[in-house]
Molecule: small-subunit ribosomal RNA
Organism: uncultured bacterium
RNA sequence: AGAGUUUGAUCCUGGCUCAGGAUUAACGCUGGCGGCACGCCUAAUACAUGCAAGUCGAACGGAAAAUAUAGAAGUGCUUGCACAUUUAUAUUUUUAGUGGCGAACGGGUGAGUAAUAUAUAGAUAACCUACCUUCCAGUUGGGGAUAACAGAGGGAAACUUCUGCUAAUACCGAAUAUGAUAAAGAAACACAAGUAAUUUUAUUGAAAGGGGCUCCAAAGCCUCGCUAGAAGAGGGGUCUAUAUCGCAUUAGCUAGUUGGUAAGAUAACAGCCUACCAAGGCGAUGAUGCGUAGCUGUACUGAGAGGUAGAACAGCCACAUUGGGACUGAGAUACGGCCCAAACUCCUACGGGAGGCAGCAGUAGGGAAUUUUCGGCAAUGGGGGGAACCCUGACCGAGCAAUGCCGCGUGAUAGAAGACGGUCUUCGGACUGUAAAGAUCUGUUAUUAGGGAAGAAUUUUUACUUUAGGAAAUGGAAGUAAAUUGACGGUGCCUAAUGAGGAAGCCCCGGCUAACUAUGUGCCAGCAGCCGCGGUAAUACAUAGGGGGCAAGCGUUAUCCGGAAUUAUUGGGCGUAAAGGGUACGUAGGCGGGCUUGCAAGUCUGAUUUGAAAGCACAUGGCUUAACCAUGUGAGGUAAUUAGAAACUACGAGUCUAGAGAGUGGUAGAGGUAAAUGGAAUUCCAAGUGGAGCGGUGAAAUGCGUAGAGAUUUGGAGGAACACCAGUGGCGAGGGCGGUUUACUGGGCCACAUCUGACGCUGAUGUACGAAAGCGUGGGGAGCAAACAGGAUUAGAUACCCUGGUAGUCCACGCCGUAAACGAUGAGUGCUAAGUAUCGGGGGAUUUCGGUGCUUAAGCUAACGCAGUAAGCACUCCGCCUGGGGAGUACGGUCGCAAGACUGAAUCUCAAAGGAAUUGACGGGGACUCGCACAAGCGGCGGAGCAUGUGGUUUAAUUCGAAGCAACGCGAAAAACCUUACCAAGACUUGACAUCGUAUGACCGCUAUAGAAAUAUGGUUUCCCUUCGGGGCAUAUAGACAGGUGGUGCAUGGUUGUCGUCAGCUCGUGUCGUGAGAUGUUGGGUUAAGUCCCGCAACGAGCGCAACCCUUAUGAAUAGUUGCCAUAUUAGGUUAGGAACUCUAUUCAGACUGCCGUGGAUAACACGGAGGAAGGUGGGGACGACGUCAAAUCAUCAUGCCCCUUACGUCUUGGGCUACACACGUGCUACAAUGGCUAUUACAAAGAGCAGCAAACCCGUAAGGAGGAGCGAAUCUCACAAAAAUAGUCUCAGUUCGGACUGUGGGCUGCAACCCGCCCACACGAAGUAGGAGUUGCUAGUAAUCCCGAAUCAGCAUGUCGGGGUGAAUAAAUUCCCGGGUCUUGCACA
Repeated sequence: AGAGUUUGAUCCUGGCUCAGGAUUAACGCUGGCGGCACGCCUAAUACAUGCAAGUCGAACGGAAAAUAUAGAAGUGCUUGCACAUUUAUAUUUUUAGUGGCGAACGGGUGAGUAAUAUAUAGAUAACCUACCUUCCAGUUGGGGAUAACAGAGGGAAACUUCUGCUAAUACCGAAUAUGAUAAAGAAACACAAGUAAUUUUAUUGAAAGGGGCUCCAAAGCCUCGCUAGAAGAGGGGUCUAUAUCGCAUUAGCUAGUUGGUAAGAUAACAGCCUACCAAGGCGAUGAUGCGUAGCUGUACUGAGAGGUAGAACAGCCACAUUGGGACUGAGAUACGGCCCAAACUCCUACGGGAGGCAGCAGUAGGGAAUUUUCGGCAAUGGGGGGAACCCUGACCGAGCAAUGCCGCGUGAUAGAAGACGGUCUUCGGACUGUAAAGAUCUGUUAUUAGGGAAGAAUUUUUACUUUAGGAAAUGGAAGUAAAUUGACGGUGCCUAAUGAGGAAGCCCCGGCUAACUAUGUGCCAGCAGCCGCGGUAAUACAUAGGGGGCAAGCGUUAUCCGGAAUUAUUGGGCGUAAAGGGUACGUAGGCGGGCUUGCAAGUCUGAUUUGAAAGCACAUGGCUUAACCAUGUGAGGUAAUUAGAAACUACGAGUCUAGAGAGUGGUAGAGGUAAAUGGAAUUCCAAGUGGAGCGGUGAAAUGCGUAGAGAUUUGGAGGAACACCAGUGGCGAGGGCGGUUUACUGGGCCACAUCUGACGCUGAUGUACGAAAGCGUGGGGAGCAAACAGGAUUAGAUACCCUGGUAGUCCACGCCGUAAACGAUGAGUGCUAAGUAUCGGGGGAUUUCGGUGCUUAAGCUAACGCAGUAAGCACUCCGCCUGGGGAGUACGGUCGCAAGACUGAAUCUCAAAGGAAUUGACGGGGACUCGCACAAGCGGCGGAGCAUGUGGUUUAAUUCGAAGCAACGCGAAAAACCUUACCAAGACUUGACAUCGUAUGACCGCUAUAGAAAUAUGGUUUCCCUUCGGGGCAUAUAGACAGGUGGUGCAUGGUUGUCGUCAGCUCGUGUCGUGAGAUGUUGGGUUAAGUCCCGCAACGAGCGCAACCCUUAUGAAUAGUUGCCAUAUUAGGUUAGGAACUCUAUUCAGACUGCCGUGGAUAACACGGAGGAAGGUGGGGACGACGUCAAAUCAUCAUGCCCCUUACGUCUUGGGCUACACACGUGCUACAAUGGCUAUUACAAAGAGCAGCAAACCCGUAAGGAGGAGCGAAUCUCACAAAAAUAGUCUCAGUUCGGACUGUGGGCUGCAACCCGCCCACACGAAGUAGGAGUUGCUAGUAAUCCCGAAUCAGCAUGUCGGGGUGAAUAAAUUCCCGGGUCUUGCACA
């Protein structure tokens, strides 16, 4: 110090959440020791039991006990001893009662209390004060009672009545008074009110006490007391100022209330109380009411300012079961006192009594939750006492609890075979890990034993010393010595021995946030603070291994502060994110121009007082350290008092004119109110002309019209609004204002500088105005028009469109009080660079003042944008905002006739809601452009039959995949067996196939039997090579393993389709932008093209385009067999010759808008032309950018993971993939005369061939058979090309078209042709007469049409891939449909 979360990404606004610290905590898991703290936050609920306030015999009279002495009588008897009893005296001890002091402290709790409290500072000249200290003066002399006790009663008890006796430091008079009180007078002091020396008069007080010493006694002395007075200290009472929570949806409260006079009461002031008089007092600076709460020093947090809290410790207050009351006393309206009332509990003989843990322990209850019915007065402190001493649950200690803080330990060194085990693995290894073991040590702690502190100072006694006073003694003060006192506790600490021995857990590991893998699970179980994980490869669930953090604790929950500048004084905002009041006037309040002067309230400076201690900070010291504790210093305030200063603010006085206002003279205007008046238009009424429609719409209909509409002409009625001028023109505070004239009236601007002299600005509450709609009363009503009616549209149409139509719109008066009342921008003042337009004034001119607009600078803004009319720079005042929804809702209040307006929440719920801008996609948005996209044409499909593929159905199986374009003659360039993956049946289990070990030397083959075959059982047969190490092959056997066309194409590689051969897709550097991004790549032209040219904050580059490659079209060179040519001989390149042509196949040439003209910008380029075999990428092909579709394929192959392993593997036979009501796709053949059939005659290219192509010749109607020359092929063969042409026939028919289906007979291939092949001959001769909606291909050697070949292949082609022959029509345009590209615009989509 920040981080996560809104988005595809960005910036902002804004909320939510996290990391930190803290706690009187609780819960979960775990737990070795010690020190110091802390421990009912809930029920101020109820309490059993014990203890928590007594003490003094030196105040008093008694009572009791012990001892001593003396006497008496008695018993035992050793006759003077013992024992017991009794009387008196003395001493000592105990104490029920009287009396004194204390019990008002100490201890507990926080219910009440918002001020009768608390804090701070004052006042008391308005007061009190026991014990203590100092000073002064006294302590004389009397009296009468009463407890106790004794006796007699009552009662269950608590307790109590009567009679009698007695004492005091108990009680009551008297004397004395420098005192007090009252009255009178009064120096002096103070002063708002007062106090008062001194004098006079009146009233008013004591315990003759206790103890000690001297001592016959008296008297005296000492000491403790007592009394009066004056002071002190400490403690209180009362009063004043300031501060001290929330709600205004609590706005008015108050009758002893506010004040006065008089009397009373009090320690004292006062309506504290009473009587009379007056009518006041408090309140927006928040009275009154309601709710909540003990206050403070301080504590926590925070950089601070602040926020929150008020445990422990300390100060104050209040309370003591609840409420009320007084008594005693110095002090109480009294926690462990009294009285009354109430509730509750207990005792009871039912008549009556007793009690108060919010003291310490403890119990019950409540609760998430809080301890022992402990020890001791040794210390500190308190009460009583002369003292010893007694009392003290205050306190000191111990116990319980990890509740917190602090400290220590659970071992250290070395140790690699990097052990075993575990986990992971790419199987090589890695990690756990020097960790362990084994080795060498140490001894904090622990256990045992021994030693052994400090906390102790006093007090008292004894002895002694010094000292004040005294005649002396006792006594007082100070000191020395000795004796005496420890709950904790035999504790801290020290020593010795034993011995690594007894001592580690918790949370987390997706991001925030440090730390990763495996297995299981499969949107299940579960996790989660926020975002979010989990649907079969989960670093987020659970477990394990590993790792991270903290550590005797660790996590969770709860609460507070922080982060949060998220209530903003420090330190925020309001054009669009939440937020400017609809506008003005104006009250209180806030703020306010220049100069002079005074004052000193604010302000500043100094001094004094106080701000308790503890706490906090710093320093030092004490416990081994720390926590903790001690000492010292500091800090802490809106404080009070006092002395000064005078700049600024306030206040007082004086003055000025720059703000403001007035005056005079001009001036513009739909500013306002009232009255009068004008023309155009609509509608209606009357009349004329006229005669069929009008009206309305996208198209119609409802409606009006022969009872005369609409149209047209004339006259009249009535209401409302004011064309043109008219303008980002004017006026007004805003709402708003528009024909003309008149009357009344408000405001502005300019000029002059005549007057006043700060008179100003803002403005809570308030007042006025306030569009439209709406409401009330009365008028008015032409047009328009909510509601309503009808007609259309539509799936519907309570709408949009049409025909009608009522409130209303208009006027007068009165309400309402709201609008996107918007510039979504409050009012005022000053300052800040220019340009331009316009309205109103002034100036002769450069210009100046006021308004209304635009474009830009600085600056601001999240950006958009604003920019002298600010959203800039500043000041003053007001209003408003604080996440979204709920909700401008509910309740309450005020206003209103009502409608409703104003004010205005919460429960609950979400993690977002939102602003601006960016990139894309999308639009029945726009612009440009391309394409057989449309159009123009030609031929098809869709109808028929058949072929083929698919769906569906069926089946034991009909194996699987492909699914809009981009699946469907697709994988499959060949399913009879095989293929084959499917089904049935029969078999095998290291296996049909691969590698490795051991043993053996055969195995195979042939043959017989069984069987459907696989296979099984027999017979026969019996290895090879060698470098002599072994190897090959085969069999048997063991396990590692083989095998899987099983799953996942959404785990993958590779390959492929598609947009699309569309022209696009990007990068580097630079620049712009806070940023996402933009620019470049946009623009003007052009192109098939992001092709090229020009321009430009861009300049370059890459992948694509094009070109380079193949083929085809022309020519040349070279070469010349098997090809070509001609000649000779001929049936024939058969032989000899030739190299001009064709052809073949190698290398070249050629085409580049190169040339000319026109257009264009002098460009790119376009059009036309020449030449040329070919002309503008010549035709065709291969070639497919960044990417999209989780597109296709695990069944070509490869491959992760999962699954099967006598089977989901392997072998065999047979069947199936060929099924068939039906639906779809792709084809073939047709429907005929541009034809069919018969006969004859021509012209190709490209291919294939040895397990092959196969000629001639012969046989067969034919398929084919026989045959085997030639050819591994420019030589031979397949192999006759067909359409075409010529001649003939058919003559428009279901035909001499068409050929399906079927029958019979044959042929070929092959172990095999039934399921299930192809072909031939004869016979049979179906549908079909040109195909609905719709849909498809093609722009030239193309469509259409005709044959030929090849791959696959034993055989099987209407499919596929190639080849040539014949050979058109139409367009040259872009309105529309479809698809693509570029730019732009909207967007709540991503």